A computed fold for a 72-nucleotide RNA from a Microcaldota archaeon, annotated as transfer RNA. Its Rfam family is "tRNA". About the family: Transfer RNA (tRNA) molecules are approximately 80 nucleotides in length. Its mean pLDDT, the model's own confidence on a scale to 100, is 84.

[in-house]
RNA sequence: GCCAUGGUAGCACAGUGGUAGUGCAGCUGCCUUGUAAGCAGCAGGUCGCCGGUCCAAAUCCGGCCCAUGGCU
Numbered sequence: 001g002c003c004a005u006g007g008u009a010g011c012a013c014a015g016u017g018g019u020a021g022u023g024c025a026g027c028u029g030c031c032u033u034g035u036a037a038g039c040a041g042c043a044g045g046u047c048g049c050c051g052g053u054c055c056a057a058a059u060c061c062g063g064c065c066c067a068u069g070g071c072u
Stems, first nucleotide, its partner, number of pairs: 001071007010024004018055001026042005048064005
């Protein structure tokens, strides 16, 4: 330098054009003598960045950045 895969909540990941979600973690409450477990609820996101297409983009297109792997 080229190719492939990936970048979404604190962590691990889903979501292939129409309201951004799940598990764990966090917070509050219930339960308990107390803790854990369990149950109910809450909060947490410029979807890597910039632009384009579209009525509408996490999703499609272009460029760039980062990570991993491969080729030279």
NCBI's taxonomy places the organism under Archaea, Nanobdellati, Microcaldota.